Predicted 3D model of a 266-nucleotide part of an RNA (large-subunit ribosomal RNA, domain VI) from a Verrucomicrobiota bacterium. RNAcentral holds the full RNA, with entries from ENA. Model confidence (mean pLDDT): 89 of 100. Lineage of the source: Bacteria > Pseudomonadati > Verrucomicrobiota.

[in-house]
Context: one part of a larger RNA
RNA sequence: CGGAGGAAACUUGCGGGGUUCAUUCCUUAGUACGAGAGGACCGGGAAUGACGCACUUCUGGUGUGGCAGUUGUUCCAUCCGGAGCAUCGCUGCGUAGCCACGUGCGGAAGGGAUAAGCGCUGAAAGCAUCUAAGUGCCAAGCCCCUCCCAAGAUCAGGUUUCCCGGCCGCAAGGCCCUGAAGACCCCGGGAAGACCACCCGGUUGAUAGGCUGGACGUGGAAGAGCCGCAAGGCUUUAAGCCGACCAGUACUAAUCGGUCGUGAGG
Repeated sequence: CGGAGGAAACUUGCGGGGUUCAUUCCUUAGUACGAGAGGACCGGGAAUGACGCACUUCUGGUGUGGCAGUUGUUCCAUCCGGAGCAUCGCUGCGUAGCCACGUGCGGAAGGGAUAAGCGCUGAAAGCAUCUAAGUGCCAAGCCCCUCCCAAGAUCAGGUUUCCCGGCCGCAAGGCCCUGAAGACCCCGGGAAGACCACCCGGUUGAUAGGCUGGACGUGGAAGAGCCGCAAGGCUUUAAGCCGACCAGUACUAAUCGGUCGUGAGG
C1' cells in the first nucleotide's frame, strides 16, 4: 500500500516445513523344519540406545549485588567492629534464572495408490501365458493421517461483536457541526526481547520499587555475662544477615496529556 466503510476478537487451511531410527530380552516354542547340530516365520509382551521437543519436582552444574570462614594491606585517630583493593583476593556452601549429567514425552496405529515381486480370469496363438481387455495382494519408499507455520492463498476466505450527524443535492459532493469504535504516542513493567516487535499494567491501579509477612540460603551476628594465664570456649541464640522466589500493603513512581482515525460506505 492492497484486500470495495472503519475496528476488535476468534478462525478455515491453499500451500510450505518437521518427524519417519535401531537393538536386546521374554513368550509363542526348543514348536514348524532338520538325521543331528541347530533353529524360525506370523503374533503378543517388556526394556534399552542414539536422536528430537518440552520442562526444572528430583539429581547435578553455574549462580561476579546471598551467607559464612580466612590471608596481606590501606582507611574509618586508637580498641572493638567494619569498609576498599588484591582473579568474585582465596575458600566452603548457595535462592531465582539459565541449564544437563536430571525429568516427561515423541517417532504408535491406520487408510489410499503403487515398485520389484506373487497371483486370478484370459485371448491374440483350439494349447500355454499375471496382460493384450478386466482384476487381487504387496515396501522403511509416494499420498494422507500426526506436529509446526500459514489468507500478499492479489481467486487477498469465514464467523461474531463494536462504531459513525444536520441542511442542500438524483448522485459525486458542498456548508455547518462533529472526531465515533478503535489505534498509536507517552509512562510503569515482563520467564517477551539485539533494535523493533510481542504481552501485561497506567490511580475505577498491585505494573515496578519500597515496606511488612513468609519461603529459600547461610549456619549460631553484634553487644553483654560467665569460664580460661592465653589462643579461645560457653550462654543469651536455630541467632543475625538474607539478589532474583510467594503473598499482602498505594508509601514512591505509572501525572497531566497529545496524535491518528470520521459521519452509513463502487